[in-house]
Context: one part of a larger RNA
RNA sequence: CGUAGGAGAUUUGAGAGAACCUGACACUAGUACGAGAGGACCGUGUUGGACAGACCGCUAGUGUACCUGUUGUGGCGCCAGCUGCAUCGCAGGGUAGCUAUGUUUGGAAGAGAUAAGCACUGAAAGCAUCUAAGUGCGAAGCUCGUCUCAAGAUGAGAUCUCCCUUAAGGGUCGUUGUAGACUACGACGUUGAUAGGCUGCAGGUGUAAAGGUGGCAACAUCAAAGCCGAGCAGUACUAAUUACCCGUGAGC
Numbered sequence: 001c002g003u004a005g006g007a008g009a010u011u012u013g014a015g016a017g018a019a020c021c022u023g024a025c026a027c028u029a030g031u032a033c034g035a036g037a038g039g040a041c042c043g044u045g046u047u048g049g050a051c052a053g054a055c056c057g058c059u060a061g062u063g064u065a066c067c068u069g070u071u072g073u074g075g076c077g078c079c080a081g082c083u084g085c086a087u088c089g090c091a092g093g094g095u096a097g098c099u100a101u102g103u104u105u106g107g108a109a110g111a112g113a114u115a116a117g118c119a120c121u122g123a124a125a126g127c128a129u130c131u132a133a134g135u136g137c138g139a140a141g142c143u144c145g146u147c148u149c150a151a152g153a154u155g156a157g158a159u160c161u162c163c164c165u166u167a168a169g170g171g172u173c174g175u176u177g178u179a180g181a182c183u184a185c186g187a188c189g190u191u192g193a194u195a196g197g198c199u200g201c202a203g204g205u206g207u208a209a210a211g212g213u214g215g216c217a218a219c220a221u222c223a224a225a226g227c228c229g230a231g232c233a234g235u236a237c238u239a240a241u242u243a244c245c246c247g248u249g250a251g252c
Base pairs, nucleotide, nucleotide: 001152005163006162007161008160009159010158011157015149016148017147018146021049022048023047024046025045026044027043033038051106052105053104054103055102059100060099061098062097066093067092068091069090070089071086072085073084074083075082076081110144111143112142117137118136119135120134169246170245171244172243173189174188175187176186177185194239195238196237197235198234199233200232201231203228204227205226211222212221213220214219
């Protein structure tokens, strides 16, 4: 821009794409078959491998503004206590998020038309013949069926609702995240829990400083303390103010 008024939702599916794998074991059954040795079809169930999707409750990683220990050196006048730098200085742990090695799910069943093949009926050719007319079965393959996208499908579809004009609705702007390079998308904007702050909880680290007590001292204890990023709630304390813009129906 189009879809011949303008909007907000919900959709149909022309068409396109993805997927399509396979082993072992048990039962049937030591049955059918076979002199024996051996040993099934069909059918049912269990459990794997590889591959693919989703997720983070478990396990395990990462987790550079979390906690702790500690070395060298500089600073805060010194002690104590903090702090800068040294690969995050090094080391031990680790929430959320992101992950796999973790968890879970999938390939199907079924239907239709068929291939090779197997048949029925059956002439040409009084017989025979699956074929010539006619009919049936038959594959991981084909068309559906499963999942995803999809009306610029210009063949531009459908349904519901709203607005008749300073309208319905949309945008600018702001607080933002389950979104994200930008844009877009989603939530919210005082008729408010959208983000930050604060409070509580979960969770992490592992018992802070100062002081008391015990010990000659190291240290122990009062004390699951102190500190803390993303998680879950509550709470208008702070910031989402005011406002502005677009949007008004061809021709016959």
A computed fold for a 252-nucleotide part of an RNA from a Bacteroidota bacterium, annotated as large-subunit ribosomal RNA, domain VI. The sequence was found in a public genome assembly. The coordinates come from a structure-prediction model, not an experiment, and the mean pLDDT is 86.